[in-house]
RNA sequence: AUGUUAUCAAGAAAGGUGGAGGGAUUAGACCCAUUGAAGCCUUAGCAACCCUUUACACGUAAAGAAGGUGCUACAUUCUACCCAUAUUAAAGUGUUUUACUUGUUUGGAUAGAUAACAA
Numbered sequence: 001a002u003g004u005u006a007u008c009a010a011g012a013a014a015g016g017u018g019g020a021g022g023g024a025u026u027a028g029a030c031c032c033a034u035u036g037a038a039g040c041c042u043u044a045g046c047a048a049c050c051c052u053u054u055a056c057a058c059g060u061a062a063a064g065a066a067g068g069u070g071c072u073a074c075a076u077u078c079u080a081c082c083c084a085u086a087u088u089a090a091a092g093u094g095u096u097u098u099a100c101u102u103g104u105u106u107g108g109a110u111a112g113a114u115a116a117c118a119a
Base pairs, nucleotide, nucleotide: 002118003117004116005115006114007113008112013043014042015041016040017039021032022031023030026080027079028078029077044072045071046070049068050067051064052063053062054061055060056059076111081108082107084105090102091101092100093099
């Protein structure tokens, strides 16, 4: 690198170093950043995947946080692909009905991130 399963709108930042980028990638949008970005280090915190304890209906619940990870702007920042929705968003084009286009919406997929396991 790969596969399987689970989760991803909750939560939690200061200091040092560094010196111009950053929010995974492509495009667009929207943001963060010299009142100091990324990266690295230290400390603190959050959460509870692994873990620990207890209970029982034995795979679930409750409690915990020593250890292994992870995380600590914005929904995985939003949109892109598919389905549904059909105005109880909105706009545009043509129009007799009505049709179409852009789009709306906590649906799903893909991709990604993290954990545990496998080989």